[in-house]
RNA sequence: GGUUGGCCGAGUAAAGUGGCGCACGGGUGAGUAACGCGUAGGCAACCUACCCUUGUAUUGGGGAUAACCCCGCGAGAGCGGUGCUAAUACCGAAUAAGACCCGAAUCCGGUGGGAAUUGGGUGAAAGUCGGCCUCUCGAAGAAGCUGACGUGCGAGGAUGGGCCUGCGUCCUAUCAGCUAGUUGGUGGGGUAGUGGCCUACCAAGGCGACGACGGGUAGCUGGUCUGAGAGGAUGAUCAGCCACACUGGCACUGGAACACGGGCCAGACUCCUACGGGAGGCAGCAGUGAGGAAUUUUGCGCAAUGGCCGCAAGGCUGACGCAGCAACGCCGCGUGGGUGAUGAAGGCCUUCGGGUCGUAAAGCCCUGUCAGGUGGGAAGAAAGGUCUGGAGAAUCAACGCUUUAGAUUUGACGGUACCACCAGAGGAAGCACCGGCUAACUCCGUGCCAGCAGCCGCGGUAAUACGGAGGGUGCAAGCGUUAUUCGGAAUUACUGGGCGUAAAGCGCGUGUAGGCGGGGACGCAAGUCUGAUGUGAAAGCCCUGGGCUUAACCUGGGAAGUGCAUUGGAAACUGCGUUUCUUGAGUACUGGAGAGGAAGGGGGAAUUCCCGGUGUAGAGGUGAAAUUCGUAGAGAUCGGGAGGAAUACCAGUGGCGUAGGCGCCCUUCUGGACGGUUACUGACGCUGAGACGCGAAAGCGUGGGGAGCAAACAGGAUUAGAUACCCUGGUAGUCCACGCUGUAAACGAUGAUCACUAGGUGUAGCGGGUACUCAUUCCUGCUGUGCCGUAGCUAACGCGUUAAGUGAUCCGCCUGGGGAGUACGGUCGCAAGGCUGAAACUCAAAGGAAUUGACGGGGGCCCGCACAAGCAGUGGAGCAUGUGGUUUAAUUCGAUGCAACGCGAAGAACCUUACCUGGGCUUGAACUGCAGGUAUUAGCUGCCUGAAAAGGUUAGUGAUCCCCUUCGGGGGAACCUGUAGAGGUGCUGCAUGGCUGUCGUCAGCUCGUGUCGUGAGAUGUUGGGUUAAGUCCCGCAACGAGCGCAACCCUUGCCAUUAGUUGUCAGCGAGUUAUGUCGGAUACUCUAAUGGGACUGCCGGCGACGAGCCGGAGGAAGGUGGGGAUGACGUCAAGUCAGCAUGGCCUUUAUGUCCAGGGCCACACACGUGCUACAAUGGACGGUACAGAGGGACGCGAGACCGCAAGGUGGAGCAAAUCCUUAAAACCGUUCUCAGUUCGGAUUGUAGGCUGCAAUUCGCCUACAUGAAGCUGGAAUUGCUAGUAAUCGCAGAUCAGCUACGCUGCGGUGAAUACGUUCUCGGGCCUUGUACACACCGCCCGUCACAUCACGAAAGCUGGUGGAACCAGAAGUCACUGGUCUAACCCGCAAGGGAUGUAGGUGCCAAAGGUUUUGCUGGUGAUUGGGGUGAAGUCGUAACAAGGUA
Repeated sequence: GGUUGGCCGAGUAAAGUGGCGCACGGGUGAGUAACGCGUAGGCAACCUACCCUUGUAUUGGGGAUAACCCCGCGAGAGCGGUGCUAAUACCGAAUAAGACCCGAAUCCGGUGGGAAUUGGGUGAAAGUCGGCCUCUCGAAGAAGCUGACGUGCGAGGAUGGGCCUGCGUCCUAUCAGCUAGUUGGUGGGGUAGUGGCCUACCAAGGCGACGACGGGUAGCUGGUCUGAGAGGAUGAUCAGCCACACUGGCACUGGAACACGGGCCAGACUCCUACGGGAGGCAGCAGUGAGGAAUUUUGCGCAAUGGCCGCAAGGCUGACGCAGCAACGCCGCGUGGGUGAUGAAGGCCUUCGGGUCGUAAAGCCCUGUCAGGUGGGAAGAAAGGUCUGGAGAAUCAACGCUUUAGAUUUGACGGUACCACCAGAGGAAGCACCGGCUAACUCCGUGCCAGCAGCCGCGGUAAUACGGAGGGUGCAAGCGUUAUUCGGAAUUACUGGGCGUAAAGCGCGUGUAGGCGGGGACGCAAGUCUGAUGUGAAAGCCCUGGGCUUAACCUGGGAAGUGCAUUGGAAACUGCGUUUCUUGAGUACUGGAGAGGAAGGGGGAAUUCCCGGUGUAGAGGUGAAAUUCGUAGAGAUCGGGAGGAAUACCAGUGGCGUAGGCGCCCUUCUGGACGGUUACUGACGCUGAGACGCGAAAGCGUGGGGAGCAAACAGGAUUAGAUACCCUGGUAGUCCACGCUGUAAACGAUGAUCACUAGGUGUAGCGGGUACUCAUUCCUGCUGUGCCGUAGCUAACGCGUUAAGUGAUCCGCCUGGGGAGUACGGUCGCAAGGCUGAAACUCAAAGGAAUUGACGGGGGCCCGCACAAGCAGUGGAGCAUGUGGUUUAAUUCGAUGCAACGCGAAGAACCUUACCUGGGCUUGAACUGCAGGUAUUAGCUGCCUGAAAAGGUUAGUGAUCCCCUUCGGGGGAACCUGUAGAGGUGCUGCAUGGCUGUCGUCAGCUCGUGUCGUGAGAUGUUGGGUUAAGUCCCGCAACGAGCGCAACCCUUGCCAUUAGUUGUCAGCGAGUUAUGUCGGAUACUCUAAUGGGACUGCCGGCGACGAGCCGGAGGAAGGUGGGGAUGACGUCAAGUCAGCAUGGCCUUUAUGUCCAGGGCCACACACGUGCUACAAUGGACGGUACAGAGGGACGCGAGACCGCAAGGUGGAGCAAAUCCUUAAAACCGUUCUCAGUUCGGAUUGUAGGCUGCAAUUCGCCUACAUGAAGCUGGAAUUGCUAGUAAUCGCAGAUCAGCUACGCUGCGGUGAAUACGUUCUCGGGCCUUGUACACACCGCCCGUCACAUCACGAAAGCUGGUGGAACCAGAAGUCACUGGUCUAACCCGCAAGGGAUGUAGGUGCCAAAGGUUUUGCUGGUGAUUGGGGUGAAGUCGUAACAAGGUA
């Protein structure tokens, strides 16, 4: 070291047989619309292992087989064979009942039930362990006794199940019919058990509008969320039930399964393989992947509770108890408390004073939760076991069994909860929001950008709305967002809505089902009401206690659970039954009315056509025409004839009819309503889903007919076009018969029926009464049909006994607009199309009624040089001027229909000037404050450079002006430097003030109080008159008032008074050639101050006797005498940031400022406003007369002289009724004689003058010369109504001069016309319509084009899911067979046989699969169809007004 044997380990581990469990517990919600679930019941139609109680039994045998040994096969999973063995495994036999079965018969009950009797039959078991020796054998011990656990057969209980039934349980009718094991019966089978559960036969049933069948969706409930409730939504966690376990099928075992961690088969998938075959099922706990916006640890423990096994110890238990992760939820706690005003610093804002963060902080005084540290430290544990004692039962007894006392043992959480101590304000606050809803506001940035947004909506340069900041508000270890549910939402209305016009009454009737239904009596008790009983699980909610420091949480008790069932009672109401009544309803009789319906017949007027006569050139038609007809004889007219359709007057908010609808007359047939009167029936009624019938026009089919009319069509016009409106023609059709269609604004936009609730007044039909006779007249009843109106209703309008009032019954219908009455499906139809009838998508409105405006190619009334009537123009020409455009370095800017354009500008050569080019300056050209400084700096003069500005010089000169003063000086001013700041004709007139234009000198615009209306609002203010006027009068639910109108003011026209110089000059005087020149005068004119005068005051007429109007008188003037000033509330985001002022923004060696030069003056062109003309009412020349209002000292400037003239020289007079400033046209003459002229004057040349520093760009004027266009102006368009238009000149402002022909004034001469309000334009009042309200320059429709979105159709393509037929058929149950094999039992001595079982086979059923066909439902599809949406596309203009054709 090996091998063998023994003992211990230990009969342990392991394996196996057997028993029990594995059907519980745990997971999930796929399926299921079902007795699945909930609730209440039933089983006399059932089962129930283990558990409890109880009765009884437990006798006696037999044959195998695992494990094991050996052999073999296979890669493996596994499997086969030989041999051995045990049992509480398996199998006979015995025995037994009150068990079970069959028969007989009794009682109770009444589905196969219970009790008891009887005859026959069927029919069971298993032992193991501990202890003991009383009984038997006996030495132990056992076959005995005893205890425990088991076993069999019964009975009962408990528990759990199975089956059946009533009721409840989602959407869809665009699912209306479904069903052959279907419904029932009989026999049989099957099951624990009833049953078509299965099978054979028989019958033909069963279900369905109270929704069958089909489709979609879904586990159900207790509960949960919400809500006042009723409801609505939901079904996580916890609890009950069901279903499922990869998908489909199947059975086995078992008490229970058709079984999550069992089996077999098929399928899909994953894995292993040696390719032959095998393995698997986390919707258990963890965990992984994938998906997703998103959802945890591959933890600890069986200590507790519970489960299974076990005699027990104990084992198993991702049930469970704990821990971990996640603010996911609920609850509690902290992040400190007190004091502290120089209201610190800082931030933010600011009206620059201050305010705010804010007692907040700091500082000072405290406290000690949580976290941290140190130490202590639970309850949850009681059982069970063991030890030591005690007691008890039968028994001989026990250490067995039962029971009891004490001790001891058991904690995952966890050194956790909790407690004490230590230190110290230390470590601990965020999120959303601040336009309204909705608590909370400022600054900055941004500039329809970036962005916000729940809805409305913010943002385009001053954003409380975006972003940031400061501040504030709300919540708080959370806060917001998103999603979802309920609420608000009476917005599906049961509680609790509506339908005339907002969405909504079927077009109308007949009527089925259904719903509802008159009076009296009796009965029943289904509904109803009331009581009792059972149930309504627990949990939850609620109330009240208790336990964790509190709470959340846990827990005891109660209440509630509105329900269901059973039962007792009541009888008013509903119902049911019986009976009765007459008022609802109906019938009979009688009477009149009627376009009620159907059929047949008849008439006249008219249109058209045909024939004939007369007759001749037109007719017809229209806004005007033409097409058309007509000389082949029309139209007109007369006569005759044909044919079709419609029925004038009567005729009427008259009649009839259910509605549609019905209109000449007669006849026949026929329906209904109404009046009257009695009689009869006796609730016979109302409504009415479906159904059936009727149903205008148009349309369709077949056959007729066809005069007129007339879609389509043709032609003529109109027009930009005119597929229209108008005209000429004209076919379907319109008519008839038969059939279809089934719709209308089929409307009273109003369903039917009944009852009740003021009246007045018409009208139709029938009746009653009264008046002496007579009713058509007066009163009154019923039925119809109108108008007005009370209460009431209504959002209002309106309705109002004919309701839209108040009630009742029944039916239909509605639920935002568009998409859309569309699509798909179904159904009807010949078709056209009808009925039924969505969704996607899209919008935040759509709509009703009324109000105020505005508007109308609505109406009425009225006004205005608005038209008309006139006169003169513009538009054509040349020129001037302004504008656009173009050009330019710049041509500075503004004004833009009227209401910009001779405008700002009442003066651009420089200046102005803002623009351009170039040259300079930078606290600056001008202003203010502060600080500092200055004696040769500032200033002045000269010189140099320069275009000037400016710079330079060290050349000359050179300091004082004011105040105070103690005479030292100080302060201010000036100047220089620095600083704060200036400056800007840069932007925004859409941030503004002020001013202005315009409607418009139009007559309007408002308010207070009252009244009316829900209200917006109305009334007043409208109406009748009148006015220039909302002027005045009258009336009136209005009464008053304000701003406007008018008047007051200025001017002009007449008169008076006062005053007479510079005005005037009648008379007086003087003088002059002449002149108010002088004296004088103050009469007149005039001047300029004060007054008067005119007020419809007077007369007449009209008128409401009013306001007023018309006429007249007088008067200078007459109805506002003429003219001016004066401009209501408002409109146009009108104009102006460039007159001025001003917020904000921008700029700061420039966008400021200075200077020179240029530009604003350009020039193909277009327009506006003007001037001058085109000529003879004129031009030219000569002569002669008459104004007003102004201006004048850096001025106006006379006479005189020079110049052709512009002008010059010169200077009288004048700070002006004193001086200066010719008025012209007109008038009187001459000439021109109709022409591009003696018209016209542009343009150009030459020569001059004036102003000015300077006339080149770029002035005006003069002279001479030149002598253009133009011969009265197209379309169109302007002004003016009297001292106006037209025409003529004069003056002034600005200004050196002037572009002035402009503008503002002044006077001279001096007309025409107005019938009138139809039309154009504008305006005022009333009224009407409106889809407009940015208000008609409004709104708005459709095609087309583009983009985009969703949907439908579509040759098809491709899924899903059903049905039917057939093929095929695994596993498996069952049946049959069973020739293979066959231990137990029987026969047999044995061999063997029998019986039994079984492999295998066959058959029925049958999953997946296959073939064919059909249905339903998705996806996709070239193309196609419409629809929606989209700041600025095209074409037209359909609608809204009379929308221009309602």

About this RNA: The RNA shown here (small-subunit ribosomal RNA) has 1446 nucleotides and comes from a metagenome. The RNAcentral record of the sequence draws on SILVA. Its mean pLDDT, the model's own confidence on a scale to 100, is 84.